[in-house]
Molecule: c-di-GMP-I riboswitch aptamer
Organism: Pelolinea submarina
RNA sequence: GAUCCGAAAAGGCAAACCUGGCGAAAGCUGGGGACGCAAAGCUAUGGGUCUAAAGCAUUCGCUAUGAUCGCCAGGCCGCCGAA
Repeated sequence: GAUCCGAAAAGGCAAACCUGGCGAAAGCUGGGGACGCAAAGCUAUGGGUCUAAAGCAUUCGCUAUGAUCGCCAGGCCGCCGAA
C1' cells in the first nucleotide's frame, strides 16, 4: 500500500407517518420525522415485484414503453482502521 473483516472514532443516509407539488396509477420529489442501514452511495445490466394511461379483448381481463437499487444479484466509486 492492497484485500478480507468490522471494534473504536469522525461523520453520513433516512423507513413508516404528516404535509406541499408532479403523475392515469405504481411511484417520484420539497419540508418535517427516525424504523433502521458499513455502502440504505451511483447504476435499470439479469431476475423478481408493483401499476395499467394508451392499445387489444370485451365475460373475467391481457400487456410496459412506466416504476421499484431500503427485493435479490451483478457492475462502478468510497470514510475510518483495532483484533